[in-house]
Molecule: transfer RNA
Organism: Thermoplasmatales archaeon
RNA sequence: GCCACCGUAGCACAGCCUGGUACGUGCGCGUGCUUGGUAAGCACGAGGUCACGGGUUCAAAUCCCGUCGGUGGCU
Numbered sequence: 001g002c003c004a005c006c007g008u009a010g011c012a013c014a015g016c017c018u019g020g021u022a023c024g025u026g027c028g029c030g031u032g033c034u035u036g037g038u039a040a041g042c043a044c045g046a047g048g049u050c051a052c053g054g055g056u057u058c059a060a061a062u063c064c065c066g067u068c069g070g071u072g073g074c075u
Base pairs, nucleotide, nucleotide: 001074002073003072004071005070006069007068010027011026012025013024020058029045030044031043032042033041051067052066053065054064055063
C1' cells in the first nucleotide's frame, strides 16, 4: 500500500443478510425480601447519541458512501 471482518449498556455478546413496538440476554451495579450476620437464591430497578458524519426512505442499529478505531490476511 491492497483486501476482509468487526465497532450495540461498565464487561462479553445477540439482533443487521430479509428496514417497521426506538434495542435484548448473561455477568456486573442499585434497592428490597430472605439470614443471627454473610454468601447463594428470589423480586424489582437504573444504565444505550447502536463508533462518527452524510445519503436513500413515510420510516435506518439494519441499506448506500465517506471518516476514525480495532483484528486478521496479502505484498